[in-house]
RNA sequence: UGUUCAUGUAGGCAAACCUGUUCGAAAGUCAGGGGCGCAAAGCUUAGGGUCUAAGGGCAAUGCCUAUGAUCGCCUGGUUGCCUGA
Numbered sequence: 001u002g003u004u005c006a007u008g009u010a011g012g013c014a015a016a017c018c019u020g021u022u023c024g025a026a027a028g029u030c031a032g033g034g035g036c037g038c039a040a041a042g043c044u045u046a047g048g049g050u051c052u053a054a055g056g057g058c059a060a061u062g063c064c065u066a067u068g069a070u071c072g073c074c075u076g077g078u079u080g081c082c083u084g085a
Stems, first nucleotide, its partner, number of pairs: 004085003012038002017033004023028001036072001042078003046075003049070003055065004
């Protein structure tokens, strides 16, 4: 110096829920509170899954469809901190 494994002291992130004159058709997002958890719960929607269906389509009280959303659903890509082996 590289790789792998372990750790959670310092420091970091932040589920449910609550609030909001944030944005959105919705799913959801954003901000504040909160803290279930997290060693990549950093970044990336690239593949799959899931949610939504404005617009569009159809055999139309409905059904289908992502160009919307989710990386804290999985896989992949990429970057990286402390200590120990």
c-di-GMP-I riboswitch aptamer from Alicyclobacillus acidiphilus NBRC 100859, 85 nucleotides, folded computationally.